A computed fold for a 1169-nucleotide part of an RNA from a Candidatus Syntropharchaeia archaeon, annotated as large-subunit ribosomal RNA, half B.
The RNAcentral record of the full RNA draws on ENA.
Rfam family: Archaeal large subunit ribosomal RNA. Rfam links the family to the GO terms ribosome and structural constituent of ribosome.
Model confidence (mean pLDDT): 83 of 100.
Lineage of the source: Archaea > Methanobacteriati > Halobacteriota > Candidatus Syntropharchaeia.

Context: one part of a larger RNA
RNA sequence: UCCGGCUAAGGGAAAUCGGCAAAUUGGCCCCGUAACUUCGGGAGAAGGGGUGUCUGCUCUCGCGAGAGAGCAGAUCGCAGUGACAAGGGGGCUCUAACUGUCUAAUAACAACAUAGGCGACCGCAAGUCUGAAAAGAUGAGUACGGUCGCUGAAUCCUGCCCAGUGCAGGUGUCUGAAAUCCCGGUUCAACGGGACGAAGGGCCUGUCAACGGCGGGGGUAACUAUGACCCUCUUAAGGUAGCGUAGUACCUUGCCGCUUAAUUGGCGGCUUGCAUGAAUGGACUAAUGAGAGCCCCACUGUCCCUAGCCGGAACCCGGUGAAAUUUACAUCCCAGUGCAGAGUCUGGGGACCCCUAAUGGGAAGUGAAGACCCCGUGGAGCUUUACUGCAGCCUGUCGCUGGGUUGUGGUUUUGGAUGUAGAGCGUAGGUAGGAGGUGUUGAAGCCACUUCGCCAGGAGUGGUGGAGCCGCCAAUGGAACACUACCCUUCCAACACUGCAGCCCUUACUCGUAUGAGGACACCGAUAGGUGGGCAGUUUGGGUGGGGCGCCACGCCCUCGAAAAGAUAUCAAGGGCGCCCAAAGGUUGGCUCAGGUGGGUCAGAAAUCCACCGAAGAGUGCAAGAGCAAAAGCCAGCCUCACGUGAUUUCGCAUAACAAGAAAUCACGGGACGAAAGUCGGGUCUAACGAACCUUUAUGCCUCCUUGGUGGUGGCUAAAGACUACAGAAAAGCUACCCCGGGGAUAACAGAGUCGUCACCGGCAAGAGUACAUAUCGACCCGGUGGCUUGCUACCUCGAUGUCGGUUCUCUCCAUCCUGGCUGUGCAGCAGCAGCCAAGGGUGAGGUUGUUCGCCUAUUAAAGGAGAUCGUGAGCUGGGUUUAGACCGUCGUGAGACAGGUCGGUUACUAUCUAUUAGGGGUGUCUUGAAGUCUGAGGGUAAGUUGCUUUUAGUACGAGAGGAACAAAGCAACGGCGCCUCUGGUCGAUCGGUUGUCCGACAGGGCAAUGCCGAGCAGCUACGCGCCAAUGGAUAAGGGCUGAAGGCAUCUAAGCCCGAAACCAGACCCGAAAAGAGACUUCUUUAAGGGCAUGGGUAGAAGACCCGUUUGAUAGGGCCGGGGUGUAAGCACCAAGGCAACGAGGUGUUCAGCCCGCGGCUACUAACG
Repeated sequence: UCCGGCUAAGGGAAAUCGGCAAAUUGGCCCCGUAACUUCGGGAGAAGGGGUGUCUGCUCUCGCGAGAGAGCAGAUCGCAGUGACAAGGGGGCUCUAACUGUCUAAUAACAACAUAGGCGACCGCAAGUCUGAAAAGAUGAGUACGGUCGCUGAAUCCUGCCCAGUGCAGGUGUCUGAAAUCCCGGUUCAACGGGACGAAGGGCCUGUCAACGGCGGGGGUAACUAUGACCCUCUUAAGGUAGCGUAGUACCUUGCCGCUUAAUUGGCGGCUUGCAUGAAUGGACUAAUGAGAGCCCCACUGUCCCUAGCCGGAACCCGGUGAAAUUUACAUCCCAGUGCAGAGUCUGGGGACCCCUAAUGGGAAGUGAAGACCCCGUGGAGCUUUACUGCAGCCUGUCGCUGGGUUGUGGUUUUGGAUGUAGAGCGUAGGUAGGAGGUGUUGAAGCCACUUCGCCAGGAGUGGUGGAGCCGCCAAUGGAACACUACCCUUCCAACACUGCAGCCCUUACUCGUAUGAGGACACCGAUAGGUGGGCAGUUUGGGUGGGGCGCCACGCCCUCGAAAAGAUAUCAAGGGCGCCCAAAGGUUGGCUCAGGUGGGUCAGAAAUCCACCGAAGAGUGCAAGAGCAAAAGCCAGCCUCACGUGAUUUCGCAUAACAAGAAAUCACGGGACGAAAGUCGGGUCUAACGAACCUUUAUGCCUCCUUGGUGGUGGCUAAAGACUACAGAAAAGCUACCCCGGGGAUAACAGAGUCGUCACCGGCAAGAGUACAUAUCGACCCGGUGGCUUGCUACCUCGAUGUCGGUUCUCUCCAUCCUGGCUGUGCAGCAGCAGCCAAGGGUGAGGUUGUUCGCCUAUUAAAGGAGAUCGUGAGCUGGGUUUAGACCGUCGUGAGACAGGUCGGUUACUAUCUAUUAGGGGUGUCUUGAAGUCUGAGGGUAAGUUGCUUUUAGUACGAGAGGAACAAAGCAACGGCGCCUCUGGUCGAUCGGUUGUCCGACAGGGCAAUGCCGAGCAGCUACGCGCCAAUGGAUAAGGGCUGAAGGCAUCUAAGCCCGAAACCAGACCCGAAAAGAGACUUCUUUAAGGGCAUGGGUAGAAGACCCGUUUGAUAGGGCCGGGGUGUAAGCACCAAGGCAACGAGGUGUUCAGCCCGCGGCUACUAACG
């Protein structure tokens, strides 16, 4: 020193994040018990009283042994649940209703669960779940049931919104795949188009205890303020009841009140709610809680402020005996340097060698290839309206798959009907033939009915009727009708094939129950459409004064930076482009602009006209630069060179190579303009752009399939479609549950550099200070110093230098808060203000908060500032921050996120070196070895510091009120050193009391924390006691003397005198290893002296030190003294009572008995050898 335990005077939470820890309380009996309440509780509420032993007696129960409830008397102690065992209590708030559950190993909570409430699915071959399927669970169940979801007891309640997203229902029209059908496709097919048309979508409804959401501006009342009221914009609807600075409030320590001396806390209100709010439940709430916050009482070593003691470690001896770690080490300090933080480098200083015990400052100590941060075309988990898929589900078609029937379509065939431009008697489908056809097997006409219809009429059936009717001809017309044949449009009927919708059947098929039920459905298989984070694979860019957010400095053009060739960076500075124009292009010809002056009708500063001046101050489609005047500007004529095919060169891309693109020059061909020379391959030049795949277009070309053709495949050429991350992947997020590889190439802490910011100082002096810049205050502007703030940089550290605050402990600086010495004053005195010197000492206690800081309280001489890796975690703490759990608000569809709030949440290390504090051993200092006493180089300290009171003195001063000093004395606080007579603490020496139990009883003892309790010597201690300088020397600021330079003046230049808690002595401590290694005295080679051993303690971890050793009081013993406890055992007597036996206890013997780490005496034992 640590671990475990005990006790502490006075104070009593002042300690601390916080009463953490400890203490208090405690059993049983009696009395007594509040608010509130869901009437059960709360409640052991709280708060009081009693409790032993002995003697006698009463009552109840029991057959009895006995058990229980009581009464009266006696008696002992500090204390009677005497030890053990055994609730501290109360009040307010938050939160969760409760008992329960949870992160095995950092979170026990407010989280989960729960009863209760609500919603959704489901009639059983169900719904939900597992499985590839077979099959299985729920389910030996059946809606008062099962599954899923939300909320979370009870009580009072649960507002508005269906626009969005879901979910459900409906749906005439729309969209909608395959299959089927139709048309085209020279025959077929591929293919193209169309029809039909499921689920789904769209559309229309419903639904919020589905996901979710629930505004802004302006004005207004007779003080002001506020705004019942009004206006307006707007929404799907604009937050209702409640609650509210909250576990939610940024500002914020909101404001008020209470609590406190003082309150960032707590409680009660208010409420302008950054960002409350109603089953994502709102409010309230008795009881409950190892939940969170606050207060009070009691209690205490938590603290003031520490001390003592016990046991176990540590330490010493004996035995046994690891690990981490380990580049080399001959392993000091300071300053500097250095990759910017050195034991090893440079300089200076220090320093003989070794061991032991301690401490934990350093080795940017050991431990773990940093978990924060960034990077990687790393990984994983999770999410979703990322991308791409896959299960699953819904739906159509086909197969398994059959029969019948109704309705309604399609196709073919047959039969029948139908056909109106105008003209024409008339409803003329087309073409051909045609001169006859038809009729008693009943013509014309008439009636009724059906049907079609262009409203003229046509067709059919039935009746009547009883013999004709129609055509050719003529007329009209493009076409001429009777009749026949073939076709067309539309319609009807039938057969066959087939589609759709519905119904029925039974034989496939299905069914735990099978004489039944279902049934061509379903299941199953194939295919097609839809849905589809249920599941899977992936992606989710780069630059970047870290990353993210922002931005684009990511493709081009101009100026500048750019340093007079070229080239040249930054998230340097200033600007543009992603077009436009059929003229704004080509050519030929002509003209001259802006502005100014003078003149001129309306006409003005500016309209149009004239004259003159006018190298450019205009214009040139578009940024800037360059260029441009019989033009490159302006006007006009004619045109399309805004050509085709090639080649070379330049830029892109200085240098090896390189794409698209842009430009220039040349050749050939064909053109335009011009009389011609000539010019023209767009725009005066420098920007206006895009690879491959794929698709489309072409009035083009080639090839293959084919006899040929339609069509298709492939290719060439040209054009279009875009990649702006612009030499061009197909692509969203979260991770605090995280992982890997790396980085000090790159952030957060600290260091380093810098110093804008910060702190401090100075220059100048506008101003104010009644006057007066400088007693005091001092603007604007300017210059520094520091390295305490905050930034910037990214230099050290990412194979790790532990991060805020507190605590403990030490050193330093001065820009001084106090104390000391001075100066000025708008200094009378007192008290101040400002400044100078000065770092010796001091600089404290509390309330709130994690706080540093700050605010506040009462003191004080004063309650200074700063540094030491924002000193200090191998010293502590762990409240904050910063892992994993959880809640709220806000954001996000979500996973999740938040320098927002809140509750909870593992702090490793046996010390090798160095350093420091102590204790030892050896060598040297000689040439003999010792013992003792000194010197004092050097080092250390604060050993004192400060206050109050009194005298001076009610004096100096002052009108008064007030009110000093020099000097002296006393006391105190804090600090230092020592001590234990006193006081207090402890005292596991000791003495006594007493409970339970055991040793049979007594006596005497063991154990139960020393069992507990009372007292307590020595020792150790503080809360107790004692002591703790004057003075001298040299100085600072400052005050002076003499005194020149400079005939004066001047504290200074030469010289001299003063002058402070600072400096040096004085006082105390260490100190011959002080290598310049010292001195003196004594003993000594006959040895002196020392050591071991031995009895010990004034000493002590081990060593050491000191004393004794028979010539002896060193230890033990004995005796005496002094002291502690408190009156022993035995015996005798007394004792409440009791017939007696007996009897707690008392008195006497007895200031007894017992004991002693103290003092003295005494050799009895041992200090022998």